About this RNA: The RNA shown here (small-subunit ribosomal RNA) has 1511 nucleotides and comes from a Bacteroidota bacterium.
RNA sequence: AGAGUUUGAUCCUGGCUCAGGAUGAACGCUAGCGAUAGGCCUAACACAUGCAAGUCGAGGGGUAGCAGGGAUAAAGCUUGCUUUAUUUGCUGACGACCGGCGCACGGGUGAGUAACGCGUAUGCAACCUGCCUACUACAGGGGGAUAGGCUUCUGAAAGGGAGAUUAAUACCGCAUAAUAUAUUUAUUCCGCAUGGGAUUUAUAUUAAAGAAUUAUUGGUAGUAGAUGGGCAUGCGUUUCAUUAGCUAGUUGGUAAGGUAACGGCUUACCAAGGCUACGAUGAAUAGGGGAACUGAGAGGUUUAUCCCCCACACUGGGACUGAGACACGGCCCAGACUCCUACGGGAGGCAGCAGUGAGGAAUAUUGGUCAAUGGGCGAGAGCCUGAACCAGCCAAGUCGCGUGAAGGAUGACUGCCCUAUGGGUUGUAAACUUCUUUUGUACAGGAGUAACAGAUAUUACGUGUAAUAUUUUGCAAGUACUGUACGAAUAAGCAUCGGCUAACUCCGUGCCAGCAGCCGCGGUAAUACGGAGGAUGCGAGCGUUAUCCGGAUUUAUUGGGUUUAAAGGGUGCGUAGGCCGUAAUUUAAGUCAGUGGUCAAAUUUCCGGGCUCAACCCGGUCUUGCCAUUGAAACUGGAUUACUUGAGUUUAAGCGAGGUAGGCGGAAUUUGUAGUGUAGCGGUGAAAUGCAUAGAUAUUACAAGGAACUCCGAUUGCGUAGGCAGCUUACUAUUUUAUAACUGACGCUGAAGCACGAAGGCGUGGGUAUCAAACAGGAUUAGAUACCCUGGUAGUCCACGCAGUAAACGAUGAUUACUCGCUGUUUGCCUUAUUUUAAGGUGAGUGGCUUAGCGAAAGCGUUAAGUAAUCCACCUGGGGAGUACGCUCGCAAGAGUGAAACUCAAAGGAAUUGACGGGGGCCCGCACAAGCGGAGGAACAUGUGGUUUAAUUCGAUGAUACGCGAGGAACCUUACCCGGGCUUGAAAGUUAGUGAUUUUGGGUGAAAGCCUGAUUCUCUUCGGAGCACGAAACUAGGUGCUGCAUGGUUGUCGUCAGCUCGUGCCGUGAGGUGUCGGCUUAAGUGCCAUAACGAGCGCAACCCACAUUGGUAGUUACCAUCAGGUAAUGCUGGGGACUCUACUGAGACUGCCACCGUAAGGUGUGAGGAAGGUGUGGAUGACGUCAAAUCAGCACGGCCCUUACGUCCGGGGCGACACACGUGUUACAAUGGUAUGGACAAAGGGCAGCUACUUGGUGACAAGAUGCUAAUCUCUAAACCAUAUCUCAGUUCGGAUCGGAGUCUGCAACUCGACUCCGUGAAGCUGGAUUCGCUAGUAAUCGCGCAUCAGCCAUGGCGCGGUGAAUACGUUCCCGGGCCUUGUACACACCGCCCGUCAAGCCAUGAAAGCCGGGGGUACCUGACGUACGUAACCGCGAGGAUCGUCCUAGGGUAAAGCUGGUGAUUGGGGCUAAGUCGUAACAAGGUAGCCGUACCGGAAGGUGCGGCUG
Repeated sequence: AGAGUUUGAUCCUGGCUCAGGAUGAACGCUAGCGAUAGGCCUAACACAUGCAAGUCGAGGGGUAGCAGGGAUAAAGCUUGCUUUAUUUGCUGACGACCGGCGCACGGGUGAGUAACGCGUAUGCAACCUGCCUACUACAGGGGGAUAGGCUUCUGAAAGGGAGAUUAAUACCGCAUAAUAUAUUUAUUCCGCAUGGGAUUUAUAUUAAAGAAUUAUUGGUAGUAGAUGGGCAUGCGUUUCAUUAGCUAGUUGGUAAGGUAACGGCUUACCAAGGCUACGAUGAAUAGGGGAACUGAGAGGUUUAUCCCCCACACUGGGACUGAGACACGGCCCAGACUCCUACGGGAGGCAGCAGUGAGGAAUAUUGGUCAAUGGGCGAGAGCCUGAACCAGCCAAGUCGCGUGAAGGAUGACUGCCCUAUGGGUUGUAAACUUCUUUUGUACAGGAGUAACAGAUAUUACGUGUAAUAUUUUGCAAGUACUGUACGAAUAAGCAUCGGCUAACUCCGUGCCAGCAGCCGCGGUAAUACGGAGGAUGCGAGCGUUAUCCGGAUUUAUUGGGUUUAAAGGGUGCGUAGGCCGUAAUUUAAGUCAGUGGUCAAAUUUCCGGGCUCAACCCGGUCUUGCCAUUGAAACUGGAUUACUUGAGUUUAAGCGAGGUAGGCGGAAUUUGUAGUGUAGCGGUGAAAUGCAUAGAUAUUACAAGGAACUCCGAUUGCGUAGGCAGCUUACUAUUUUAUAACUGACGCUGAAGCACGAAGGCGUGGGUAUCAAACAGGAUUAGAUACCCUGGUAGUCCACGCAGUAAACGAUGAUUACUCGCUGUUUGCCUUAUUUUAAGGUGAGUGGCUUAGCGAAAGCGUUAAGUAAUCCACCUGGGGAGUACGCUCGCAAGAGUGAAACUCAAAGGAAUUGACGGGGGCCCGCACAAGCGGAGGAACAUGUGGUUUAAUUCGAUGAUACGCGAGGAACCUUACCCGGGCUUGAAAGUUAGUGAUUUUGGGUGAAAGCCUGAUUCUCUUCGGAGCACGAAACUAGGUGCUGCAUGGUUGUCGUCAGCUCGUGCCGUGAGGUGUCGGCUUAAGUGCCAUAACGAGCGCAACCCACAUUGGUAGUUACCAUCAGGUAAUGCUGGGGACUCUACUGAGACUGCCACCGUAAGGUGUGAGGAAGGUGUGGAUGACGUCAAAUCAGCACGGCCCUUACGUCCGGGGCGACACACGUGUUACAAUGGUAUGGACAAAGGGCAGCUACUUGGUGACAAGAUGCUAAUCUCUAAACCAUAUCUCAGUUCGGAUCGGAGUCUGCAACUCGACUCCGUGAAGCUGGAUUCGCUAGUAAUCGCGCAUCAGCCAUGGCGCGGUGAAUACGUUCCCGGGCCUUGUACACACCGCCCGUCAAGCCAUGAAAGCCGGGGGUACCUGACGUACGUAACCGCGAGGAUCGUCCUAGGGUAAAGCUGGUGAUUGGGGCUAAGUCGUAACAAGGUAGCCGUACCGGAAGGUGCGGCUG
């Protein structure tokens, strides 16, 4: 210090999350030691038991118990001792009692309290203070009681009563008395004021206690100090305004009372004040601070431990005593609760220390000691002290130590992993060797905390202190510590390992189980789940959870924003407030500087020291605040004076749809009347509703009425905004310019407030021509509560009220100043020229472009979104929601103000690249159009689906599956089914062994096989090799799964013209540029232009075939010339001319001409040429897309099977058949069928072959026979032509189906072959919607060949030639594609996204008849204790007491309101939830542009009207 997360990617805005630190913590796993500090955060809930406050005999009377002494008596005997009993306050001491002091400290808790409670700083001239210190003065002499004890009564107890008797440092008079108190006289000093101090005169009032006796100590009065308290004041001190008004002792005064003291503290009277937007009152929450945690700091959070203050002590109230209390372990009363009881009555208060129950996630021992520190009492010894000091329990925190160290490689074994004969890792780790001993165990020694006081002695000074010496005192504890011995011996875990974030592999699981802080992981190869191995981090701990700060500049003072992301108020005026021009004088509030006081200690920082170190402890040091005081005077403020530039006024001009009221005008619409006139009009995409023969529409004239103002008209003008448009009159307001004069800061902004404020809406009254929500009808549609059409009411208009909102927008608050330019326009003024129009300058507006700068970018840019200043308003993730509740306003509609629960990890802005659009432009393609021929109807063939089946093996499934894999299923193939066999296996390899192979039998069986006989090698370099057999081992085998793990191959977009790179440049960036633009091309083909310049893969060319031709070469091809020969034929000699074959060249390049064009190029019946603009056809398929196809062609990872999912065999199936679809064949006929005769190819194939020819058969074919391993032999055309016939019919068309008879192949044609002959002769007469192919040697039509193959289901596929057309105006439309541009809420990319109702589940919440609580206030009734006051009867000689009463009050009761919480049948909307229903509102022109306000309507999104906005 940052990181992850919105997107395909980017920048920004913005939230969520993480890494750090901390804790009085809790939970999980684990655990060796020490030091130190900590330990009920919840129920201020209830408490058993013990302890926590006593002490003094040197105050007192005394003597219950204890000890000692004395006396008396008895017993024992050791004769002066012991024991026992009785007695004695005589002594030590001391229970209970009187008295003194203490109990108001110490200890606990945080309920209450928003307060002078706390903090800080002051003040008391308005106060008190026991014990303590210093000083002054005094203490004379008396009295009466009462506890206790004694006697006695009563009660269960607690306790209480009566009688006689008794003491004091208890109580009460008398005396004395002032520097005390009260009144009074005089003098003097001081203070901001009330007033205070000192001296002084007089009068009155008030004190005391003894003890011990040697010292001493105690008492009374007073002054002063110290300490501790009381009171007052300034400043600071949580949240809510959805709490805005509160207050009757209330605010002040006078008088009195009361208090230690001031004071409405209390009472009487008088006045009517006091507080509040700088937040009163009310509500909620809370003890405050020093400090602690965090943070760079500013801040934020917290108030456990320690310290200070406050408050409280079961709840509420009250006083007493006292120096001090309204009193934690005191009293009285009331209340709740608990306990005892003889039912009459009593007792109690752990928020002291332990402890118990309860609550809770959770927090310890019913321990020891007063040794130390401190406290109370005491003269002291001493006693008391759950304060305190120690120990115990708890990893609950912090700090420290250890669990060993060095060496040790064959890098051992195991484990785990891998590319696996091997390697890696665990890992110097272990074993092993040497060493050490902190810790541990045992033994031994053993501090310091202790100094006092006390006692004794001595010394000094001089009578009570000091010093010294000796002696005495240790809970913890025989602890810390030290030494010796033993021996690596006694001691490691937890979490994590996808990114953030250090650390990776295997196995299991298979959207399951589970993980998760965020993003997310898991659907068969999971580094994310679970386990293992390994690694990483920390370590006696480690993780999780909770909470706080940080990161978060994410509330922004330091230190944010508001055009579009959340955010500028609709506009103006204006109050408070904030801010404010120039110059001078003064002041000193702010400000600055110095000094002083204070800021408790602890803590923090720094320095030093002590525990072995550290934590910890000790000493020192520093401190932002507040107060006082002295000074400075620049700035801000206050006061005063002056100024003119801000602001305003006057004068003169100017502009304008500025406003209000009145008058006038013409055109148009509609309606009415009248005329002309006749059949339709109107309306639409097309129609219909509607109007019209009762005369419409059209047209002419006249009339009525209302509303709006054409052209001009414009980035025009005016106005604060909303808004304002015919002409004119009146009234009225603003603004601008020019020139002077005047006032003299009068200014700016502006919460609250007031006013204005489109459209729609509301009220009352008018008006109503048009238009037109609602509504009605007609269409459209699946529906159409819409868009379209015909009607039509509110409304639209006017007047007066209300309402107060809009995309009220420049989505941009107002004001002021400053900061480059160019160019329009409106309206003034000045100057110059010429003179009617310009130019220049200067104001005020209103536009466009742009520099710097700003901005996330788009963009803004003197009209800022730049640079600065002042003031106001507003924002803080999305949704819930501008909703609910409350309040204010309104007639209502509604407006204003305005949350929370819950839920998500995003929502959003700008820009980029794509994709898409029922957006635009340009272009292409048998894409359409123009044509030709088909498919879809029939029959059959074939493939597919479906169904069936034991099996009908598997795959391919829009285009891009379906005569596809298959270029050939009777067995085989074959993968499927049934049955029968085999298990190292059907095949291959290695090793050793045996043996020839072969031929031929028998049995069994469907075959495979099984059982059983016979027969027997070759080569040799003699080692062996070949071949076969059975055996063992290692190996095999799988057409089993995954094409979504893959390679390879293929389809498609598409033979479309595209796809990219390097460098440079532009941009924050994604990206762009290049590749865009203009022209051109089949083409990103080229040319020109150009921040681009080049290049690559594609295009083209190079390759093959065909078309022309040269050269070379001629056999099996050819045959012109020559010769020979035949019935005939290149048949033969020969030839190299021709055809042809083969090789190698040439040729075509817009090269030439004309025209157009800058060029590229285009055009032409051009020329030439065999061929002309790519000559034609092929091969050739860029980056990529479709998780496209294929694990069954092959290969291959992983998984699965192994007497079977392998393998062999027989049979069956892949050929089934109601049906549906695709692709084909044959047809439906006369452009034809049939018959007879006749002619012409190319390209291929052939020895287990093609076969001439001959013979036989109607024929398929058979028998014989010849040629050919092929330019030699052979297989070979049909359409066509000629003639004849058929004559429009289910036919001489068509040939399915079926019957019979055959041929051929093959081991075998039943399931299930082809072919032949005879017979039979089905559907079908040109095919609906729709749809396919084709642009020239093409379509159409005709036959031929080949592969596979024994044969063939081939009508298929691949080739070959023969005959040989029609049409293309053109690009509007359909489909597909390319380029540019535009919009986008899409990016799985329109088969996208997405809205609302309804239905289901869950969640939180609002309303609600009510019901149940809570605290507070008000009114009334009652009213304990107690203080104060009053008091005739009773008691007392009296003082006085008792009694009763009054006031106040805790508590109790009643009543009506109000606040707040819980719950509530039902009900409202909201949120969330992989695959529910209805539609399709939005995003593209989203198919009716969308949105805002308002009104009406509708299942729902929504629709329509009116006005507005462009997002």